RNAcentral holds the sequence, with entries from ENA and SILVA.
A computed fold for a 1461-nucleotide RNA from Candidatus Berkelbacteria bacterium CG2_30_39_44, annotated as small-subunit ribosomal RNA.
The organism belongs to Candidatus Berkelbacteria, within Bacteria.

RNA sequence: AUUGAGAGUUUGAUCCUGGCUCAGGACGAACGCUGGCGGCGUGCCUAACGCAUGCAAGUCGAAUGCCGAUUUAUCGGCAUGGCGAACGGGUGAGUAACGCGUAGAAAUCUACCCCAAAGUCUCGCAUAACCCUUCGAAAGUUGGGAUAAUACGAGAUAGUCUGCGCUUUGCGCAGUAAAGAUUUAUCGCUUUGGGAUGAGUCUGCGUCCUAUCAGCUUGUUGGCGGGGUAAGAGCCCACCAAGGCAAUGACGGGUAGCUGGUCUGAGAGGAUGAUCAGCCACAAUGGAACUGAGACACGGUCCAUACUCCUACGGGAGGCAGCAGCUGGGAAUAUUCCGCAAUGGACGAAAGUCUGACGGAGCGACGCCGCGUGCAGGAUGAAGCUUUUCGGAGUGUAAACUGCUUUUCUAGAGGACGAAUAUGACGGUACUUUAGGAAUAAGGACCUGCUAACUACGUGCCAGCAGCAGCGGUAAUACGUAGGGUCCGAGCGUUGUCCGGAAUUAUUGGGCGUAAAGAGCUCGUAGGCGGUUAAAUAAGUCUUGUGUUAAAUCCUUAGGCUCAACCUAAGACCUGCAUAAGAUACUGUUUGACUUUGAGUCAGUCAGGGGCAAGUGGAAUUCCUGGUGUAGCAGUGAAAUGCGUUGAUAUCAGGAGGAACACCAAUGGCGAAGGCAACUUGCUAGGACUGUACUGACGCUGAGGAGCGAAAGCGUGGGUAGCGAACGGGAUUAGAUACCCCGGUAGUCCACGCCGUAAACGAUGCAAACUAGGCAUUGGGAGUUUCGACCCUCCUUGUGCCGAAGCUAACGCGUUAAGUUUGCCGCCUGGGAAGUACGGCCGCAAGGCUAAAACUCAAAGGAAUUGGCGGGGACUCGCACAAGCGGUGGAACAUGAGGUUUAAUUCGACAACAAGCGAAGAACCUUACCAAGGCUUGACAUCUCUGGAACCCUGAUGAGAAUUAGGGGUGCCCGCAAGGGAGCCAGAUGACAGGUGCUGCACGGCUGUCGUCAGCUCGUGUCGUGAGAUUUUCGGUUAAGUCCGAUAACGAGCGCAACCCUCGUCCUAAGUUACUUAUGUCUUGGGAGACUGCCUGGGUUAACCGGGAGGAAGGUGGGGAUGACGUCAAGUCAGCGUGGCUCUUACGCCUUGGGCGACACUCAUGUUACAAUGGUGGUUACAAAAGGUUGCAAAACCGUGAGGUUGAGCUAAUCCUUUAAAAGCCAUCUCAGUUCGGAUUGAAGGCUGCAACUCGCCUUCAUGAAGCCGGAAUCGCUAGUAACCGUAGGUCAGCCACACUACGGUGAAUACGUUCUCGAGUCUUGCACACACCGCCCGUCAAGCGAGCCGAGUCAGCAGGACCCGAAUCCCGACUUUGUUGGGAGAAGGUUAGGUUGGUAAGGAGCGCUAAGUCGUAACAAGGUAUCCGUAGGGGAAUCUGCGGAUGGAUCACCUCCUUU
Repeated sequence: AUUGAGAGUUUGAUCCUGGCUCAGGACGAACGCUGGCGGCGUGCCUAACGCAUGCAAGUCGAAUGCCGAUUUAUCGGCAUGGCGAACGGGUGAGUAACGCGUAGAAAUCUACCCCAAAGUCUCGCAUAACCCUUCGAAAGUUGGGAUAAUACGAGAUAGUCUGCGCUUUGCGCAGUAAAGAUUUAUCGCUUUGGGAUGAGUCUGCGUCCUAUCAGCUUGUUGGCGGGGUAAGAGCCCACCAAGGCAAUGACGGGUAGCUGGUCUGAGAGGAUGAUCAGCCACAAUGGAACUGAGACACGGUCCAUACUCCUACGGGAGGCAGCAGCUGGGAAUAUUCCGCAAUGGACGAAAGUCUGACGGAGCGACGCCGCGUGCAGGAUGAAGCUUUUCGGAGUGUAAACUGCUUUUCUAGAGGACGAAUAUGACGGUACUUUAGGAAUAAGGACCUGCUAACUACGUGCCAGCAGCAGCGGUAAUACGUAGGGUCCGAGCGUUGUCCGGAAUUAUUGGGCGUAAAGAGCUCGUAGGCGGUUAAAUAAGUCUUGUGUUAAAUCCUUAGGCUCAACCUAAGACCUGCAUAAGAUACUGUUUGACUUUGAGUCAGUCAGGGGCAAGUGGAAUUCCUGGUGUAGCAGUGAAAUGCGUUGAUAUCAGGAGGAACACCAAUGGCGAAGGCAACUUGCUAGGACUGUACUGACGCUGAGGAGCGAAAGCGUGGGUAGCGAACGGGAUUAGAUACCCCGGUAGUCCACGCCGUAAACGAUGCAAACUAGGCAUUGGGAGUUUCGACCCUCCUUGUGCCGAAGCUAACGCGUUAAGUUUGCCGCCUGGGAAGUACGGCCGCAAGGCUAAAACUCAAAGGAAUUGGCGGGGACUCGCACAAGCGGUGGAACAUGAGGUUUAAUUCGACAACAAGCGAAGAACCUUACCAAGGCUUGACAUCUCUGGAACCCUGAUGAGAAUUAGGGGUGCCCGCAAGGGAGCCAGAUGACAGGUGCUGCACGGCUGUCGUCAGCUCGUGUCGUGAGAUUUUCGGUUAAGUCCGAUAACGAGCGCAACCCUCGUCCUAAGUUACUUAUGUCUUGGGAGACUGCCUGGGUUAACCGGGAGGAAGGUGGGGAUGACGUCAAGUCAGCGUGGCUCUUACGCCUUGGGCGACACUCAUGUUACAAUGGUGGUUACAAAAGGUUGCAAAACCGUGAGGUUGAGCUAAUCCUUUAAAAGCCAUCUCAGUUCGGAUUGAAGGCUGCAACUCGCCUUCAUGAAGCCGGAAUCGCUAGUAACCGUAGGUCAGCCACACUACGGUGAAUACGUUCUCGAGUCUUGCACACACCGCCCGUCAAGCGAGCCGAGUCAGCAGGACCCGAAUCCCGACUUUGUUGGGAGAAGGUUAGGUUGGUAAGGAGCGCUAAGUCGUAACAAGGUAUCCGUAGGGGAAUCUGCGGAUGGAUCACCUCCUUU
């Protein structure tokens, strides 16, 4: 000096694993909306597609010849000649390479420039321009003539140069140079040496992906000789040898210019290679050389090809990946600008000329940086807009208004630096100054969470949003709009890409028992790692120096533009490489040592289902033969198929054959794993202990590789008793390709050969070291002891259980580690697609090994928690079952519901928890429904205005509502009066009324149900990372989470119980209307009594239970009221209230009539019965409770009766309703559709009421239906109960009440018990469920969409092979004398067979996705046949079956082990 942040999303909740997504930064960007100024940068990433036009390389007259002009001193032009054009500029196609980077090397060249030495002598032949001329449209070209040079040639000279030779500091021989110009000073020219610069070559190291590319190579690797080059070399050629490269990745394929740097990151890294700079490569495509110092040459040449253009059709011309510009492509990238003033370059002696290099300007918010769009004051706060609980609140000091300022802007004036002597494109620019005037200047995205920022309206799973989670189905802070707010700001968002976050490839810095992940096991090659000790060395390692690491960039410090961006300077950095010197602990290498501890060997013992081979044995099954014997056997949940009178099964005897080895047997033994079990023998491998004799690190691991490897399966040949895929039959079932049963083939067995996989599991790689113990057990040894054996103690080996520390997400592991460490190997990186496709290897086949992608999802998963559930378990309770009594279901009727009908049959309620329910009473009313007739501020409320008392009576029309005509009447309060007020009525106006219209899934309130079940919670503490647990569990007990005891819990609350009412006993007080002989009965008050209090037994000296005494009552005495937390979006908007929506001359209101009462049928709840325990007639007793003045009504009389007349009494312990009935007694009926039963119908009446037709009740007479005890099934009830009997009340004019609610009378039976059914509670267990089993979920089929695979083929590209042809050019040979001719190499092209990549394709197979399709029910609970793995066969499908294996199976019993006592 620098320096590291997380969040959302799997669940009911939790922890973990794990992916997806977000917040940051960056960009040569693009798109959308918006846009004031300036500075500095930057701008075809796509078609290395094609290009009109102009420009981009010329210059020199002081090398030379000529032509032209003229002012006679110069200028212009053509050509020869020199230098340059190989620089500068562009682009990134190719290239995976000595191409680039870095560090080096030797066998080289280098024009112009610099230094040094020497020289520059004598001659000559031509030729262009020019003149004449041929052909051609043109481009161009033919012939003849003249001429110069610093053009070209010949000769001379040479100490240096080249070659050769020798006696090699050198000598000798041979060969090789030159050019002049201009005017006095230079510039040139030639040779040689050196330098500088530039270039060529070689080497070490570094430099992307792919092994589904594993073998590649013939000039290939090397040698000798030759050629070739500036220069080394197979660079090329002839011959010889057979090498060279490669898992440290050759060869092949794909992609790519490399670097300094740039972006990101804490860093290590990752990504990238625009602008600037270095290198390379390329110039329409391919090939080739020429010239030259330098090229195989962007603006040169030749050839071929494609394309474009001109043409007189004969032939020609061209190459913007230079600067501008055009077409095209694309999401997308600029002016056909100014200038050589500066910097640089070419030429020239110079002046100078040229320079699209460059310097500038223009365009683009493309980026970075800077500035502005005003500043101050200004209201309990305008208007508008938004919102509102209507009070207000927000926008908001914001505006208006007042004052001030002028950066920008406009106008005027001045006016640079850049320029060293002159010269300024930029440019009248920057800058300065004066005046004017708030004047010219704000938007974009977002506002559910992550993530800063909220309301209203519209919409109604629609329209739409969305980065992820997700939002929207009528009250959306998530869509659209508005107001407001938040964040940035001349920008803001979106999209794309890269890094980060991501420790999500983990070197720094991850993992593999169950989440993805240990190879099935062993041996072993390469490799990696390696015991103790000594010396040497110095490769690794460490220290110091030197060289290099271009500049720019980054960083630091300064400086310059007003600041900044930007620019400049200095420093630091450049972590690398090379080289020199030094150090030697560790590692390596080399040489030794180890009487050693790792490893091995040896000796003595020992245990064993270790392996292979041969032989032997008994029990059992089946079959065969014979005997005895007779009708069944077998099989199942129950059956049937099957076997049996031709004699089965059963039983006895004998025989045959194959397979497997009961007991011993064990959590026991052996083996590397798979695996191994009767007995004997043979062969053979490994291990343990003891001894410590021998070797002396010989070791560990182990990519490739090799071997072994259950079951199933395959091949050949045997064998076949039992079992038994497939198959056949029988059952079950809706079906049953299954489970069950009867048969049964492959197979199971043997020999030989394949296969090579399993839940091949301890789901735990191998080896080594270290780190508490306890118990059990196998093998061996020692000690002690004994006559001996056991026991006991100790050491060691193996196998188990429990556990300290520690680890772990938890479960759990814990010296047999999943603890702490080391070495090596294997493997993992979200789920699905998929262990699949394609390719390769292996296999006879089945198949195995290796192993993707497109596409799709936001999860998939592990462990644990709380619930719920289970055709899991344990315990317990309930009229739950059982034991009983009586019913329902059959009949008729009543009532309700469904359905149907109807103008309407109003509405609600539908498993339990609807259906004699709302409705404790529909003829009108009620009434909500229908038809018709009417009203519109309304039937009802408030306000405003006008008029009038209110009110009463009468007439007309009408079904009525209503309409209309007339009459009577004038009140109360204040006030002298006029008038006013309260209440009421009528009219008018608009605000409003009104709605049984919708939503009970917007709500309040109330209610049902689980359930009067015993549960539901809280505080503190403790345990757990946490959800949570503990308490509330356990042992007893109870009706009870009732109580007691135990106990990391201790307490508390809501429930339970009690407190309240009533009945039963007693006492007491009072007593009218009750009773009256009574201390009695009765009524109304008050109190007592019951508490397991007492005894006894049991029980933990407990709670409590059994029994007993006393008592009217005994263990909550009977009954009632009382309903925890919650569940069912349970019921009710039609009881009431109420948000929102909706109707407003109607969905409101009034009226008349109808309907809610219909009727083929179905269901529910009841009543009456079917009779003799009865019916009928007569007669005789005994209640309780309730009601009554719009009422109950006595007595008396009338009527057969319902009832009527009349009306005493009663505002009720007084009077009335009010005779209770069943029962009892007497008589009759005598088992029948009856003297049972009473439906239905006829006639005549009564009562209520405006009104009994639709549609009331009652009476009398007559009529006399079904029905003779009720199928499957089902309901109630445990004592004053069931059953039977009557009485009263509410509602109500009356009543469809047989209902409901109360009251009393008579008055039973039964409960062994908890196996089963139903429901409930507690504990425990499994779970893939949590909308919670009415759960979840699998596969085929059908439909739509999507991507990939195979595919007869077909099309195209790429790279090579073979052959043919062979341009330009170069090389070689020959002949000749300047050209012919032969050969070789050689691009493009053609033919052909293959390889490889991509496009397309009839058809085929699978996969994925898609609110409500079909078939089943495979899995999750013991998932109803436990599941799963491998393999084989079968089947619409999930799947089923056989064989072997796993527990990642529930439940029960037993054994063993552990903990505690």

Its Rfam family is "Bacterial small subunit ribosomal RNA". Model confidence (mean pLDDT): 85 of 100.